A computed fold for a 366-nucleotide RNA from a soil metagenome, annotated as Bacterial RNase P class A. Of the family's consensus pairs, 95% are formed in the model. The RNAcentral record of the sequence draws on MGnify.
[in-house]
RNA sequence: GGCGGUCGCCGGCAGCGCCCGGCCUCCGGACGCUGCGGGAGGAAAGUCCGAGCUCCAAAGAGCACGGUGCCGGGUAAUUCCCGGUGGCGGCAACGCUGAGGAGAGUGCCACAGAAAAGAGACCGCCGUCGCUCGCUUAGGCGACCCGACGGCAAGGGUGAAACGGCGGGGUAAGAGCCCACCGCGCACGCGGUAACGCGGGCGGCACGGCAAACCCCACCGGGAGCAAGGCCGCAUAGGCAGGCGCUUGAGAGCUGCUCGCUCGAGCCUGCGGGUAGGCUGCUCGAGGCGGCGGGUAACCGUCGCCCUAGAGGAAUGACCGCCUCCGCGCUCGGGGUGACCCGUCCGCGAGACAGAACUCGGCUUA
Numbered sequence: 001g002g003c004g005g006u007c008g009c010c011g012g013c014a015g016c017g018c019c020c021g022g023c024c025u026c027c028g029g030a031c032g033c034u035g036c037g038g039g040a041g042g043a044a045a046g047u048c049c050g051a052g053c054u055c056c057a058a059a060g061a062g063c064a065c066g067g068u069g070c071c072g073g074g075u076a077a078u079u080c081c082c083g084g085u086g087g088c089g090g091c092a093a094c095g096c097u098g099a100g101g102a103g104a105g106u107g108c109c110a111c112a113g114a115a116a117a118g119a120g121a122c123c124g125c126c127g128u129c130g131c132u133c134g135c136u137u138a139g140g141c142g143a144c145c146c147g148a149c150g151g152c153a154a155g156g157g158u159g160a161a162a163c164g165g166c167g168g169g170g171u172a173a174g175a176g177c178c179c180a181c182c183g184c185g186c187a188c189g190c191g192g193u194a195a196c197g198c199g200g201g202c203g204g205c206a207c208g209g210c211a212a213a214c215c216c217c218a219c220c221g222g223g224a225g226c227a228a229g230g231c232c233g234c235a236u237a238g239g240c241a242g243g244c245g246c247u248u249g250a251g252a253g254c255u256g257c258u259c260g261c262u263c264g265a266g267c268c269u270g271c272g273g274g275u276a277g278g279c280u281g282c283u284c285g286a287g288g289c290g291g292c293g294g295g296u297a298a299c300c301g302u303c304g305c306c307c308u309a310g311a312g313g314a315a316u317g318a319c320c321g322c323c324u325c326c327g328c329g330c331u332c333g334g335g336g337u338g339a340c341c342c343g344u345c346c347g348c349g350a351g352a353c354a355g356a357a358c359u360c361g362g363c364u365u366a
Stems, first nucleotide, its partner, number of pairs: 001323007009039002012036006019029004041353001045364002048362005053225004065221005070084005085099001086097004100216002105214002107210003122156002124152007132143004164182002167179003183205001184203003188199004229280004239271006251263004287306008326349004332343004
């Protein structure tokens, strides 16, 4: 976990008993008994999104604040789902993706490193001059170290990232300085609903990264929630208005009534709000299952069948038996050199996460 039995729990319906109320052949309600039928989930959870429903608010626009952020579709709607595009990873099948803007501004880029964004030179490469040496046909030529001045960024080194990459030409050495390819940017053509892709052309590179930094752009967004809200309402107390009364005694008690006696400062009527309480909202709904049709899919259409908790601080449980799953021990059988493995009898233990509270669609977590 499944089946059966016994005893319970919470609603519903029916019958009976008893009590209460009323406008009393009847209706309504409380309690008890009996019978019948129903009674948690895949997440009922978190309350993270989106809706229905309800009340409040609300001219319109803007600011602020919050959210969303490739494209198309689905849907009541979404930050969800489906399909695609781009990027990243992988040989591939495939997987992942918070994916607008860094040619608006501000800011940040640890450590290391020369330099972290309008730059820079530690080692290094090259030239000139000086110094020294060698050769010399006496004009010069060549070379190591060091120094001064200048050129450079190829190579080394640092870093997560080094101011396009790579190859060739070029040069004293180098450099988009020049060229091809790649990347980037610009407009064009073709394909695609679009994101975007493909193609050839032009530009010689200006323009590093970060927006889950501020920010900019575009779009979206009222608030509170079923303890929402509606109805009934002679509980008590309190509120408002009116009337009567306060020793010239309202009213109350004793009584069937009057008188009398006693107490005595409030009493009566109406209105309104509405607490406790009762009813409702409340479970038939963007509902479930199945068939057929459309669509790659999410999903949609149509037909048939089904009804499946509605409590109001919370019921759905406990025990027993059998079966099943898992774990441990053990019996027997089989296999293996062995550790051990497979099957089997019996015994013991364990069976989760959790739990409706107005209702759905998602997501997330267990």